This is a predicted structure of a 345-nucleotide part of an RNA (large-subunit ribosomal RNA, domain IV) from Candidatus Pacebacteria bacterium UBA1364. The organism belongs to Minisyncoccota, within Bacteria. The prediction has a mean pLDDT of 81.

[in-house]
Context: one part of a larger RNA
RNA sequence: AGUAGUUUAAGGAAUUCGGCAAAAUAGCUGGGCGUAACUUUGGGAGAUGCCCUUCUCUUUUGGGUGUUAAAGCCUGAGAGAGGCACAGCAAAAGACGUAAGGUUGACUGUUUACCAAAAACACAGGUCCGUGCAAACCCGCAAGGGGAAGUAUACGGGCUGAAACCUGCCCGGUGCUGGAAGGUUAAUUGCGAGAGUGCUGACGCAAGUUAGUGCUUUCAAUCGAAGCCCCAGUGAACGGCAGCAGUAACUAUAACUGUUCUAAGGUAGCGAAGUUCCUUGUCACUUAAUUGGUGACGUGCAUGAAUGGCACAACAAGCCUUACACUGUCUUGAACUACUACUCG
Repeated sequence: AGUAGUUUAAGGAAUUCGGCAAAAUAGCUGGGCGUAACUUUGGGAGAUGCCCUUCUCUUUUGGGUGUUAAAGCCUGAGAGAGGCACAGCAAAAGACGUAAGGUUGACUGUUUACCAAAAACACAGGUCCGUGCAAACCCGCAAGGGGAAGUAUACGGGCUGAAACCUGCCCGGUGCUGGAAGGUUAAUUGCGAGAGUGCUGACGCAAGUUAGUGCUUUCAAUCGAAGCCCCAGUGAACGGCAGCAGUAACUAUAACUGUUCUAAGGUAGCGAAGUUCCUUGUCACUUAAUUGGUGACGUGCAUGAAUGGCACAACAAGCCUUACACUGUCUUGAACUACUACUCG
């Protein structure tokens, strides 16, 4: 000096990012009394809190057994008096700290075997889409299998995430669904036109011209479905939800007006938020003092409604703040025990 422990005057979180760690609480499936806000009336709740617990004697009374009736025996609940001790669950081991406010997730559950247990996943519930059965969908080259020995109160997929109160506007873009008049359009069809060349004829001295018949090849009119263009619908589909000026008899502000743009301009709620840059916003409470916390305000850099909005009883080894109790966390160190390191031997 380390590791694991025990104790510590006075103070009691002054320590620290943070009460991390430690201390404290409690009592044998203990007993009695009593118990708030809030609440989905189930809870909250072992809320919080107060008292008791041993032994001896006296006495009251209940139950069981037993008996003709009792006594006796077993067991429970009280009342009174007394004894001892610091202490009566009398040992050891094991064995809850409590309260208040907020945030997130409703809940029990699940997860990164070996750095993350959570606010992540799941969930019951909600909603949308698909699927009429040889179902959709999934595995497989196929046969075949699952779905399902099920049949729309069923099954598959997406999103959301208990219940309560709700879920606004936009279909211009993208997607999906429906439509089929017109435009475009593949293979196909091959009208027609051209190029090369073989053979046979005619004309020609020849070069060549021309006719017929083949082969090869180029362009190509016309025909031509879905799709796309087009026309509608659709947001619990992907998504989106403005600006600039002026105006009221103090000032300020602007119910109001004008104007530009847009598919439409953010409704109800909530709001310096797990979202707020400026910012330690402003006000109030909490402290002696608070970049913290809570309650408000709204000027929302850049909230907002199933990418759900907002509230919320219960729950949480979640996260933030506070109080009581308690303590070597600290002021500020010290002593001891065990085992080591280290020095000597």